[in-house]
The RNA shown here (transfer RNA) has 72 nucleotides and comes from Cercozoa sp. M6MM. Its mean pLDDT, the model's own confidence on a scale to 100, is 81. Rfam family: tRNA. Rfam links the family to the GO term triplet codon-amino acid adaptor activity. Rfam's curators write: Transfer RNA (tRNA) molecules are approximately 80 nucleotides in length.

RNA sequence: GGUCCUAUGGUCUAGUGGUGAUGACAUUGGACUUUGAAUCCAAUGACCCGGGUUCAAAUCCCGGUAGGACCU
Numbered sequence: 001g002g003u004c005c006u007a008u009g010g011u012c013u014a015g016u017g018g019u020g021a022u023g024a025c026a027u028u029g030g031a032c033u034u035u036g037a038a039u040c041c042a043a044u045g046a047c048c049c050g051g052g053u054u055c056a057a058a059u060c061c062c063g064g065u066a067g068g069a070c071c072u
Base pairs, nucleotide, nucleotide: 001071002070003069004068005067006066007065010025011024012023018055027043028042029041030040031039048064049063050062051061052060
């Protein structure tokens, strides 16, 4: 230098253009318990950045940033 892949709550993860963005762990509150653990209920919190296409973009296209793999 070239090709390809990835980027979603604090962490991991689902989501093939459509109507509240999924689940788990974690955190906080509550129930239960003599206390704690476990269990149950609830809450908090996210689409890497910019532009484009579209009635509508996490999703498609272009560029950038960061990480990774391969080739040279």